[in-house]
């Protein structure tokens, strides 16, 4: 340096859930609490998947409903890129 992750050490993050006169059409995000788990559960929306459907289009027809569709979201769905603590084997 690369790879790797142990009955190690020091630490880190924070699922579900709750709160919010926070944002958003929603999915979801943010803040606080919480702590299922995670060796990258640090960052990144490049690829695939998944979620939502405001706007737009379309169908129906009696005031609304359905369908299509990301430019939205998800990094704790997987892959890629990138950075990083410790050091037994």
């Nucleotide at each position: 340096u690369u790879g790797u992750g142990a009955u190690a050490a020091a630490g880190g993050c924070a699922c579900a859930c709750c709160u919010g006169u926070a944002c958003g059409a929603a999915a979801g995000u943010c803040a606080g609490g919480g702590c299922c788990g995670c060796a990258a559960a640090g960052c990144u929306a490049c690829c695939a998947g998944u979620c939502u459907a405001a706007a737009a289009g379309u169908a129906u027809u009696u005031g609304a409903u359905g369908c299509u569709u990301a430019u939205g979201a998800u990094a704790g769905u997987g892959g890629g890129g990138u950075u990083a603590c410790c050091g037994g084997a």
Molecule: c-di-GMP-I riboswitch aptamer
Organism: Gammaproteobacteria bacterium